[in-house]
Molecule: SAM riboswitch aptamer (S box leader)
Organism: Gelidibacter maritimus
RNA sequence: UUGUUAUCACGAAAGGCAGAGGGAUUAGACCCUAUGAAGCCUUAGCAACCCUUAUGAAUUCCUGCGAAGGCAGGAAUCUAAGUUUAAGAAGGUGCUAAAUUCUACUUUAUUCUGAAUUUGUUUCAGGAUUAAGACAGAUAACCA
Numbered sequence: 001u002u003g004u005u006a007u008c009a010c011g012a013a014a015g016g017c018a019g020a021g022g023g024a025u026u027a028g029a030c031c032c033u034a035u036g037a038a039g040c041c042u043u044a045g046c047a048a049c050c051c052u053u054a055u056g057a058a059u060u061c062c063u064g065c066g067a068a069g070g071c072a073g074g075a076a077u078c079u080a081a082g083u084u085u086a087a088g089a090a091g092g093u094g095c096u097a098a099a100u101u102c103u104a105c106u107u108u109a110u111u112c113u114g115a116a117u118u119u120g121u122u123u124c125a126g127g128a129u130u131a132a133g134a135c136a137g138a139u140a141a142c143c144a
Stems, first nucleotide, its partner, number of pairs: 001144001003142006013043005021032003026104004044096003049092002051088004058077008100136001105133003109129008
């Protein structure tokens, strides 16, 4: 650095150094900031990805994807019951303004405006709101 998988509306800040920017990127919006931004350091905290404990929490095979670890689907064995739930925080990371600050692309629903019209609340264009997804990004675990 690429890739795979998972998560991203919860939560959690003080001090010191520093001195003007910051909120990933592009555009717009909106915020934070000399009552001190970024960055670095110290301490504290949050969370629970890795991890630990308990619980029936295992084993084998097939198919697809993949470079691989693996992921998804299916089947079988054992079992009364099969992939869950709960707790913890020593360590490795991460995080500690605002939803990943919001919007952008696609689709659904509702609604408004305008136009067309065969007059059918039909079609088209644009806007607003809502929901889902995609893209991008962040973090973790694993792999190359």